[in-house]
Molecule: THF (Tetrahydrofolate) riboswitch aptamer
Organism: uncultured Ruminococcus sp.
RNA sequence: CAGAGUAGAAACCAAUGCGUAAAGUGGUUUGCGGACGGGGAGUUGCCGUGAACACGAAAGGCUUUGCCUGCGGUGUCGGUUUCGCAUCCCGCUG
Repeated sequence: CAGAGUAGAAACCAAUGCGUAAAGUGGUUUGCGGACGGGGAGUUGCCGUGAACACGAAAGGCUUUGCCUGCGGUGUCGGUUUCGCAUCCCGCUG
C1' cells in the first nucleotide's frame, strides 16, 4: 500500500399463515432493551419492544359458520442475488 471476513439490510422467488367483522404495515413523540468483522471501544446511526397520538384499505363469487379468486407498503420460514464492520485502535493475509 492492497485485500479478506460478521451481525444485519434490501430486492426477487417459493412454501405456509393472518386480516378483509381492519388486525397488520407505514408516520410522529416518548420509555426500555439489544446487536454492531478475530480482540477492545462504540454514536446523534441500526434493530426489537411498551405507551400515546394522527392517518388509513378491495372486494367479488359460490354449493355460505366455510370454500374459491382477489386485495394488504400483511406475519413466519426457506432459497437466490446485491449491499455490508458508522467510526477509532489492534490483529489476520499478500